[in-house]
RNA sequence: UGACAACCACCGCCAAAUCGCACAGCGAGUCGGGGAACCACGUUUGUGGGGUGAAUCCGCGUAAAGCGGUAGGGGUGUCGUUCCCAUCCCGAACCCGUCAGCUAACCCGGCCGGCGGUCCGAGAGAGGGACA
Numbered sequence: 001u002g003a004c005a006a007c008c009a010c011c012g013c014c015a016a017a018u019c020g021c022a023c024a025g026c027g028a029g030u031c032g033g034g035g036a037a038c039c040a041c042g043u044u045u046g047u048g049g050g051g052u053g054a055a056u057c058c059g060c061g062u063a064a065a066g067c068g069g070u071a072g073g074g075g076u077g078u079c080g081u082u083c084c085c086a087u088c089c090c091g092a093a094c095c096c097g098u099c100a101g102c103u104a105a106c107c108c109g110g111c112c113g114g115c116g117g118u119c120c121g122a123g124a125g126a127g128g129g130a131c132a
Stems, first nucleotide, its partner, number of pairs: 009118006018028004029111006039101001048099001049096004057069004072090006079127001082124002
């Protein structure tokens, strides 16, 4: 001097995943499910049906592993937001257990987990902050 790894701090990303308290638990906020009338559905053991989620569908592969694409979703581009452009990614998994359309009252539950960074694309509009 460089690389790698670990820890702390700060900043940031996905997501409902956050905050407070007198903290085995409560509260605020937020998210999900069940549940009338009306409406909708014509359903009723089936190849069952349903839920969370962006995560569906198509083709190739004898099959499998996997590959290519795709509805859809997310990030980055000097602070935020919108647009444009460019670019980088995801496109899973799990749960209920024969049962659930919507749904006021009412009832039940979740608030986990996984990551990145430690100086720089150009432009437009409307804003914010700091400094003088």
The RNA shown here (c-di-AMP riboswitch aptamer (ydaO/yuaA leader)) has 132 nucleotides and comes from Catenuloplanes japonicus.
The sequence was found by an Rfam model in a public genome assembly.
Of the family's consensus pairs, 92% are formed in the model.
The source organism's lineage runs through Bacteria, Bacillati, Micromonosporales, Micromonosporaceae and Catenuloplanes.